[in-house]
RNA sequence: CAACCAUCCAGAGCGGCUGAGAGACCUGGCUCGACGACGCCGCAGCAACCCGGAACCGCAUGCACAUGCCGGGUGCUCACGCCGGGAACGAUGGAGG
Numbered sequence: 001c002a003a004c005c006a007u008c009c010a011g012a013g014c015g016g017c018u019g020a021g022a023g024a025c026c027u028g029g030c031u032c033g034a035c036g037a038c039g040c041c042g043c044a045g046c047a048a049c050c051c052g053g054a055a056c057c058g059c060a061u062g063c064a065c066a067u068g069c070c071g072g073g074u075g076c077u078c079a080c081g082c083c084g085g086g087a088a089c090g091a092u093g094g095a096g097g
Stems, first nucleotide, its partner, number of pairs: 001097001004094005013043005021032003025086005044077003048074006059068003081089001
């Protein structure tokens, strides 16, 4: 970088820096933003995928062919990927090339 597979209506905040737009692209709306958004950093948190270990008797929760612990790798922490339309587009993870 391109393709493949899976997921995207749940969940999760404070501080510092910066200083005007941001919500991937276009479009019609809508929402957030100088009471500082977006972005970056620190700490904290959430838990989607993957790896390793423990456990697999059982225990706890819960209503069930279910969920769960420890460590690690990414990711994420306004709103249904904000909604409609367009493109078959975007993001995240995985295993390869």